Transfer RNA from a Candidatus Magasanikiibacteriota bacterium, 73 nucleotides, folded computationally. It matches the Rfam family "tRNA". Rfam's curators write: Transfer RNA (tRNA) molecules are approximately 80 nucleotides in length. Lineage of the source: Bacteria > Bacteria candidate phyla > Candidatus Magasanikiibacteriota.
[in-house]
RNA sequence: GCCAUCUUAGCUCAGCUGGUAGAGCAACAGUUUUGUAAACUGUAGGUCCGGGGUUCGAAUCCCCGAGAUGGCU
Numbered sequence: 001g002c003c004a005u006c007u008u009a010g011c012u013c014a015g016c017u018g019g020u021a022g023a024g025c026a027a028c029a030g031u032u033u034u035g036u037a038a039a040c041u042g043u044a045g046g047u048c049c050g051g052g053g054u055u056c057g058a059a060u061c062c063c064c065g066a067g068a069u070g071g072c073u
Stems, first nucleotide, its partner, number of pairs: 001072007010025004019056001027043005049065005
């Protein structure tokens, strides 16, 4: 230098052919316990890597960047 894949909650990851973003774990609160843990119930947490475009509508499609991983030279 070229090619491919990836970037979504604190972490690991879903998200279908474009229609208002979810799970598990973690956190917090409650129930239970003498108390902690465990268990059960509930709550909060996201401008979806950045910018632009298409569209009535974009995490999703297109373009330009940034970063990560792998391959080639």